[in-house]
Predicted 3D model of a 113-nucleotide RNA (TPP riboswitch aptamer (THI element)) from a Clostridiales bacterium. The coordinates come from a structure-prediction model, not an experiment, and the mean pLDDT is 76.
RNA sequence: AAAUAUACCUAGGGGUGCCUGUAAGUGCGGGCUGAGAGGCGGGGGCGAUACCCGGCCAACUCUUUGAACCUGAGAUGGAUAAUACCAGCGUAGGGAAGGACCGCAGGCGGAAG
Numbered sequence: 001a002a003a004u005a006u007a008c009c010u011a012g013g014g015g016u017g018c019c020u021g022u023a024a025g026u027g028c029g030g031g032c033u034g035a036g037a038g039g040c041g042g043g044g045g046c047g048a049u050a051c052c053c054g055g056c057c058a059a060c061u062c063u064u065u066g067a068a069c070c071u072g073a074g075a076u077g078g079a080u081a082a083u084a085c086c087a088g089c090g091u092a093g094g095g096a097a098g099g100a101c102c103g104c105a106g107g108c109g110g111a112a113g
Stems, first nucleotide, its partner, number of pairs: 008099003011063004017032006025046002038057003042053003069094003076087003101110004
């Protein structure tokens, strides 16, 4: 010093699993991993079974420099009470972006002291 980008603005993407106690209701607790496993409400199914599918909000996280997340996968190896728990797969296939110094006509140029 207006200023070079992890922080701000706007917009968008994503997941919410596993085990267990108990309960005529589908809830309430406990345990595991994780950044995150939350809340409200709707529909369907089941009912001696306690599951499935959308919606809204929140937290968290990621946005092309993209392993957030999805597919492959009801897969492979290891561990575990169990799980997408860990690892590989993976240079695989997908996956959500613009702006934030100055100038000019939208792209380029300048500046970055």